The RNA shown here (c-di-GMP-I riboswitch aptamer) has 84 nucleotides and comes from Effusibacillus dendaii.
The sequence is in RNAcentral, with records from Rfam.
Taxonomically the source falls in Effusibacillus (Bacteria, Bacillati, Bacillota, Alicyclobacillaceae).
Rfam family: c-di-GMP-I riboswitch aptamer. Its family is annotated with cyclic-di-GMP binding in the Gene Ontology. Rfam's curators write: GEMM was predicted in a large-scale screen for bacterial structured RNA regulatory elements.
Its mean pLDDT, the model's own confidence on a scale to 100, is 84.

């Protein structure tokens, strides 16, 4: 350096729930707490998924600007260890 995350070691992150707060909503942020994670670090490029206050149509179901989702998948960038 490549590869690997099976055995370890040093670390790290933090699901759901509750409380507060932002938001029309989806959802985000903070605290408590850990379901789990070898990238559960970062990026909304593509797909998926999700909301749609607002818009146009319809006659009552959907569509769109737009807002999210990185702990959904792919991809990009960076990082710990070095026994096998």
């Nucleotide at each position: 350096c490549u590869c690997g995350a099976u055995c370890a070691a040093u670390c790290g992150c933090a699901a759901a729930a509750u409380u507060g707060u932002u938001g029309a909503a989806a959802a985000g942020c903070a605290a408590u707490u850990a379901c789990g994670c070898a990238a559960a670090g970062c990026c909304g490029c593509a797909g998926u998924u999700c909301a749609a206050a607002g818009g146009a149509a319809u006659u009552a179901u959907g569509c769109c600007a737009u807002a999210g989702u990185g702990g959904c998948u792919g991809g990009g960038c960076u990082a710990u260890c070095g026994a096998a």